Predicted 3D model of a 73-nucleotide RNA (transfer RNA) from a Desulfotomaculaceae bacterium.
RNA sequence: GGGCCUAUAGCUCAGCUGGGAGAGCGCUUGGUUCGCAUUCAAGAGGUCAGGGGUUCGAGUCCCCUUAGGUCCA
Numbered sequence: 001g002g003g004c005c006u007a008u009a010g011c012u013c014a015g016c017u018g019g020g021a022g023a024g025c026g027c028u029u030g031g032u033u034c035g036c037a038u039u040c041a042a043g044a045g046g047u048c049a050g051g052g053g054u055u056c057g058a059g060u061c062c063c064c065u066u067a068g069g070u071c072c073a
Base pairs, nucleotide, nucleotide: 001072002071003070004069005068006067007066010025011024012023013022019056027043028042029041030040031039049065050064051063052062053061
């Protein structure tokens, strides 16, 4: 330098055929306990990497950029 893959909650990751943004763990509050642990209930937490485009509608399709991984040289 070129090809391919990845980027979604604090962490690890789902998200089908374009229409609801989610799970587990963690965190907060309350119950349970003498206390801790466990467990139950409720809750907070999101620029879907950034920008642009297509579309009635984009996490999802297209282009560019950034970061990481991998292969070739």
It matches the Rfam family "tRNA". Gene Ontology term of the family: triplet codon-amino acid adaptor activity.